[in-house]
Molecule: glmS glucosamine-6-phosphate activated ribozyme aptamer
RNA sequence: GCUCAUCACAGAGCGCCAUGCGCCCGUCAUGUAAAAAUACUUGACAGGAUAACGAGGAGAAGGGAGUAUCGAGUCUUUCGGCGGAUGCCCUUCCGUGGCCGCAGCCAUGUGACACAGCUGACAAAUAUGCGGGUGACCGCAAAACAGAACGGCUGUGACUGCGAUAA
Numbered sequence: 001g002c003u004c005a006u007c008a009c010a011g012a013g014c015g016c017c018a019u020g021c022g023c024c025c026g027u028c029a030u031g032u033a034a035a036a037a038u039a040c041u042u043g044a045c046a047g048g049a050u051a052a053c054g055a056g057g058a059g060a061a062g063g064g065a066g067u068a069u070c071g072a073g074u075c076u077u078u079c080g081g082c083g084g085a086u087g088c089c090c091u092u093c094c095g096u097g098g099c100c101g102c103a104g105c106c107a108u109g110u111g112a113c114a115c116a117g118c119u120g121a122c123a124a125a126u127a128u129g130c131g132g133g134u135g136a137c138c139g140c141a142a143a144a145c146a147g148a149a150c151g152g153c154u155g156u157g158a159c160u161g162c163g164a165u166a167a
Stems, first nucleotide, its partner, number of pairs: 014083004020079001023048002026045004031040003053071003059093006094109005100163005113157008128141005
């Protein structure tokens, strides 16, 4: 270094960086200030750092499109680019609700209909501290703070046909 097995963790805001803008360091050149050390401007070359912070999201299979939900932070490099993706659309199958059963239809995905009101729980980064690095920056620690989806309660609205049961 490669391969295999087992265990643990992570697992889609996820992975990556050939090229760009910006950022850091070094060398050289350049100009300005200065007596000098030196500081700064601009440029070239070389090397390097960063490049989405968490929450949420998968019935099964196949296909398709391409800026796939939510807030936090920043006040815009979370720019730009490549790949991917649990979101979306279509088809088929399975399940759930609308009726006790079946079929159709509509909605939906096991927490399994929609809408409205009230209500509940939940994060990381940043900052701070410690450590590493000349530096950009990186790692770790403990604490705080969201919204959506979601849970609970209440209300409103949920079809057609056939069959079964009872009156």